[in-house]
Context: one part of a larger RNA
RNA sequence: GGAUGAACGCUAGCGGCGUGCUUUAUGCAUGCAAGUCGAACGGUUUUUAAGUCUUCGGACUUAAAAAUAGUGGCAAACGGGUGAGUAAUACGUAGGUAACCUGCCCCUAAGUCUGGGAUAACUCCGGGAAACCGGGGCUAAUACCGGAUGUGAUAACCAGGUAAUGCUUGGUUAGUAAAGCCUUCGGGCGCUUGGGGAGGGGCCUGUGUCCGAUUAGCUAGUUGGUGGGGUAAUAGCUCACCAAGGCGAUGAUCGGUAGCUGGUCUGAGAGGACGGUCAGCCACAUCGGGACUGAGACACGGCCCAGACUCCUACGGGAGGCAGCAGCAAGGAAUUUUGGGCAAUGGGCGAAAGCCUGACCCAGCAACGCCGCGUGGGGGAUGACAGCCCUCGGGUUGUAAACCCCUUUUCCCAGGGAAGAAUAAUGACGGUACCUGGGGAAUAAGCCCCGGCUAACUACGUGCCAGCAGCCGCGGUAAUACGUAGGGGGCAAGCGUUAUCC
Numbered sequence: 001g002g003a004u005g006a007a008c009g010c011u012a013g014c015g016g017c018g019u020g021c022u023u024u025a026u027g028c029a030u031g032c033a034a035g036u037c038g039a040a041c042g043g044u045u046u047u048u049a050a051g052u053c054u055u056c057g058g059a060c061u062u063a064a065a066a067a068u069a070g071u072g073g074c075a076a077a078c079g080g081g082u083g084a085g086u087a088a089u090a091c092g093u094a095g096g097u098a099a100c101c102u103g104c105c106c107c108u109a110a111g112u113c114u115g116g117g118a119u120a121a122c123u124c125c126g127g128g129a130a131a132c133c134g135g136g137g138c139u140a141a142u143a144c145c146g147g148a149u150g151u152g153a154u155a156a157c158c159a160g161g162u163a164a165u166g167c168u169u170g171g172u173u174a175g176u177a178a179a180g181c182c183u184u185c186g187g188g189c190g191c192u193u194g195g196g197g198a199g200g201g202g203c204c205u206g207u208g209u210c211c212g213a214u215u216a217g218c219u220a221g222u223u224g225g226u227g228g229g230g231u232a233a234u235a236g237c238u239c240a241c242c243a244a245g246g247c248g249a250u251g252a253u254c255g256g257u258a259g260c261u262g263g264u265c266u267g268a269g270a271g272g273a274c275g276g277u278c279a280g281c282c283a284c285a286u287c288g289g290g291a292c293u294g295a296g297a298c299a300c301g302g303c304c305c306a307g308a309c310u311c312c313u314a315c316g317g318g319a320g321g322c323a324g325c326a327g328c329a330a331g332g333a334a335u336u337u338u339g340g341g342c343a344a345u346g347g348g349c350g351a352a353a354g355c356c357u358g359a360c361c362c363a364g365c366a367a368c369g370c371c372g373c374g375u376g377g378g379g380g381a382u383g384a385c386a387g388c389c390c391u392c393g394g395g396u397u398g399u400a401a402a403c404c405c406c407u408u409u410u411c412c413c414a415g416g417g418a419a420g421a422a423u424a425a426u427g428a429c430g431g432u433a434c435c436u437g438g439g440g441a442a443u444a445a446g447c448c449c450c451g452g453c454u455a456a457c458u459a460c461g462u463g464c465c466a467g468c469a470g471c472c473g474c475g476g477u478a479a480u481a482c483g484u485a486g487g488g489g490g491c492a493a494g495c496g497u498u499a500u501c502c
Base pairs, nucleotide, nucleotide: 001502002501003500004499006498007497008496009495010494013373014372015371016370017369018368019366020365021331026329027328028327030326031325032324035074036073037072040071041070043068044067045066046065047064048063049062050061051060052059053058081284082283083282091208092207093206094205095204096203097202100201101200102199105197106196107195108194109193110192111191112190113147114146115145116144122137123136124135125134126133127132152176154174155173156172157171158170159169160168161167180189181188182187210256211255212254217247218246219245222244223243224242225241226240227239228238229237259281260280261279262278263274264273265272266271286307288305289304290303309320310319311318312317337363339362340361341360345359346357347356348355349354376406377405378404379403387396388395389394411439412438413437414436415435416434420429446491447490448489449488450487451472452471453470457486458485459484460483461482467474468473
């Protein structure tokens, strides 16, 4: 000198764009953050219309519309947060997979036949303070379970291709599938078994990735083999047996620190430091462990167990998890609103209308940062008064002010008023940006420094005191170094200080 997710002191007019718990991965009141589908299903409720009955209160039947607790489907594994752990099961980069998986989507081949038994809702009964639970009865399905068929796929065997074991081609045998809904009756959406694709993932390999030797030896599932198990898949992944291996001064093991990267800052570069916002990957979700469901989880707003903590309780037993958005407490030098909207972009569900969306888009707060603008412009010398200095002559503040002329960025008032919307409709932002008219120099300057480094000097006060200070050093009676004033220098809505990096 540059930089910062900064803080502190003094000061402060506006706008645009960004950024905003770096500390206790501490604990959390309250609200919201993941639902949707009635065109899968049986009910229930409400309204309307028509009809029948009537004790004129109403009851029943049919049709239509709307709503919905439950069964069922899809989503909830995305999106959002955090950086605790992790020095390699991570990340970056380059490959391999003849050792693998893939819902929804696209292309393509074939099929979608025939049966059955339940169960929630509902109703009746019971238990419990509650959370909730148990029993009897009724019912539906794209829920569940059989039978048939088998283009195919799978398994075994045979034959061929290939460098090749699980790759691929052909043959034989075995066993293996399905669900309907809507319709304008044309069809549409689904369902089942395959093949291919796209996108997404799993696993493996090479290589790179901080400090310490005041850590030198480490290792028994350890290293390898055979066989069994297991996985979508390879593998000590796991188990039994066998062998005694494997790693290490090219730093094993141990200890410390740390999410990694694209990048960011600095620097002429080489390099050094860092990894906040944004983007990719990973890990975690009160702490530890476990599986279930599923195409996908060992699952932040799912389940079970154990621990700590908090809450309710009728003491028998229950409930909870903000490292989602706001917000609270605590900690701290320090970090915001319990805001608006789904208008846009994107996501989930749905045939659609649409619903949901604290993702997102906006607004609010904060000079926290960067950028831009303003606080007026021209004229104006008896160089006014006051201030300060003085050799008392004057000098300086200083064209500075007053005064004259002008302008209106900004500000105030009034009128108009968007784009963003793809349009039949639909704009939170927003009566915002912007435009026009009117008013009036009006509403707007500070902070630090002036001994040398380092741009900028005098007076008074103080008297090794009070104080200053980044280094050298100033201050003990004329201090350009302390304090105040005048003057000056620098930067400017900021200026200084502190901290950290280059």
Molecule: small-subunit ribosomal RNA, 5' domain
Organism: metagenome